[in-house]
The RNA shown here (transfer RNA) has 71 nucleotides and comes from a Bacilli bacterium. The prediction has a mean pLDDT of 84. Its Rfam family is "tRNA". Rfam's curators write: Transfer RNA (tRNA) molecules are approximately 80 nucleotides in length. It is annotated as a transfer RNA.
C1' cells in the first nucleotide's frame, strides 16, 4: 500500500428489517442484632455521518478506534 473481521448498558455479550434482551455490576427495599447471601424493585445502552426503506442494531457507503492475514 491491498485484503478480511469487530464495534450495542460501566463490563462480558444476544437481537439476520417491525416497542434491543440476558449474566454481572450500581442504587433502592425486604429478611437480620450488624453484614454476607437470597429475593424484590429501579436506573443505565446500538462508535461517527449520509443513503436505501412505511420502519433500520440489522442492507448499502464514508470517517473513526482496535485486530487479523499479506506485500
Nucleotide at each position: 500500500g491491498g485484503g478480511g473481521g469487530a464495534u450495542u448498558a460501566g463490563u462480558u455479550u444476544a437481537a439476520u428489517g417491525g416497542u434491543a434482551g440476558a449474566a454481572u455490576g450500581a442504587a433502592a427495599g425486604u429478611c437480620u442484632c450488624c453484614a454476607a447471601a437470597a429475593c424484590u424493585u429501579u436506573a443505565g445502552g446500538u462508535g461517527u455521518g449520509a443513503g436505501u426503506u412505511c420502519g433500520a442494531u440489522u442492507c448499502u457507503c464514508u470517517c473513526a478506534u482496535c485486530c487479523c492475514c499479506u506485500g